[in-house]
This is a predicted structure of a 345-nucleotide part of an RNA (small-subunit ribosomal RNA, central domain) from Nephroselmis olivacea. A source record names the gene rns.

Context: one part of a larger RNA
RNA sequence: CUGGGCGUAAAGGGCACGUAGGCUGUUAAUUACGUUGGAAGCCAAAGCCUCAGGAAACCCCUGAGAACGUCUUUCAAAACGGAUUAACUCGAGAUAUAAAGAGGAAAGCGGAAUUUCAAAUGGAGAGGUUGAAUUCGUAGAUAUUUGAAGGAAGGCCAAAGGCGAAGGCAGCUUUCUGGUUAUAAUCUGACGCUGAGGUGCGAAAGCAUGGGGAGCAACCAGGAUUAGAUACCCUGUUAGUCCAUGCCCUAAACGAUGAGUGUUCGUGACUUGAUUUUUUAUUGGGUCACCAAGCUAACGCGUGAAACACUCCGCCUGGGGAGUACGGUCGCAAGGCUAAAACUC
Repeated sequence: CUGGGCGUAAAGGGCACGUAGGCUGUUAAUUACGUUGGAAGCCAAAGCCUCAGGAAACCCCUGAGAACGUCUUUCAAAACGGAUUAACUCGAGAUAUAAAGAGGAAAGCGGAAUUUCAAAUGGAGAGGUUGAAUUCGUAGAUAUUUGAAGGAAGGCCAAAGGCGAAGGCAGCUUUCUGGUUAUAAUCUGACGCUGAGGUGCGAAAGCAUGGGGAGCAACCAGGAUUAGAUACCCUGUUAGUCCAUGCCCUAAACGAUGAGUGUUCGUGACUUGAUUUUUUAUUGGGUCACCAAGCUAACGCGUGAAACACUCCGCCUGGGGAGUACGGUCGCAAGGCUAAAACUC
């Protein structure tokens, strides 16, 4: 390489858009590039194969024959693939009318709570823990009441619920804006699928500059615990967490399950449309639970497949060394991406 695989054994790219490429609906005609069949040519010798001889168990030697191509020329076929032409409507898209939604961006507004500050009442503790102490407090704390400031987060509703490609998204209002679904069957007429490179998005942490800073809280300090305690517990507390702009580009980025299309029993529930005789039933889209067949090493999956098939991409090939070294490339850095070998079991 072939082959076999990728939910949990090694293995699905974090996610999308999209270039090249690969693959690609229905009907008819033409062509003859692929394809298929026939004929001819050429295909050194040796070797392989067959036969004969030498020798003979084999190997070996000699001779004869056969065979040898993704080749060239030519004749033919027209199913399939390609190309060209003409058409079609089921795929795809457009249009119209509706619908749901924490989808995204910006601006504004409101309430509960914590903290701090000011004032009042009050007078000895408070806080914290298994128990304590550090800590706060007669310079009046804790508690209660009133007022103010400021930041962050969004209780109930709330759900196995909804939306989004993924990351993710939740107070309320407004503006701008993306996607989805149903119905109609009006229009275009294969315009499709996938997608190496590439481009964009991408939690948290981290980085840069400038703001902001209530609570929480790496680091750090102290108090405990302990044989020790660089921890778990407690008291404080700085980066950070928040905002704007620019980087970083990684996660158990998980459904540990790539995308798309088609085909295949049923039952129950949720959500969102359409039709209906609005009891209910039928029929679409999405989300869950249980199961038939089938699959699976088993667990389990089971119309949202891990079933049955096809197309395209990514990836795997014993454990460690190692997602490391070197090189390259990206980054301000931290580091990311790409990615071995010796050796060893």